[in-house]
Model confidence (mean pLDDT): 82 of 100. A computed fold for a 71-nucleotide RNA from a Candidatus Uhrbacteria bacterium, annotated as transfer RNA. Rfam family: tRNA. Its family is annotated with triplet codon-amino acid adaptor activity in the Gene Ontology. It is annotated as a transfer RNA. Rfam describes the family as follows. Transfer RNA (tRNA) molecules are approximately 80 nucleotides in length.

Order: sequence, then structure tokens, then C1' cells
RNA sequence: UGCGGGAUGGUGCAACGGCAGCACGCUUGGCUCUGAACCAAGUAAUCGUGGUUCGAAUCCACGUCCCGCAG
Repeated sequence: UGCGGGAUGGUGCAACGGCAGCACGCUUGGCUCUGAACCAAGUAAUCGUGGUUCGAAUCCACGUCCCGCAG
């Protein structure tokens, strides 16, 4: 430098172009003599800037970062 893949709550992952979910975590409450476990509720995210579209996490362009392959 070229090609391919990836970037989503604090973490690990989902999401035919149509309300961004799940698990763990965290917070609060319940239970308990206390804690753990368990139960209930809450918390918080689409890498950036544009474009396409009635509608974009998803499609397109450029950029940033990470991984792999080639040289």
C1' cells in the first nucleotide's frame, strides 16, 4: 500500500430496511440473624461525517481504530 472481516449499554453477543433485544454486571427493593443463592423492578449502547430512503445498526461514499491475508 492492496484485498477481506470487524466496531452495538460497563462486559460478551443478537437484531428480513420498520419500537435496538438477550445474558452477565451495576443500583434499589423483597427473602435471610448476616451474606450468598433466589425473586421483582430499574439502569445504560448502534465508531465519526455525509448520502440514498417515507423510514438506516442494517444500503452507499469518505475517514478513524482493531484483526487476518498478500506484497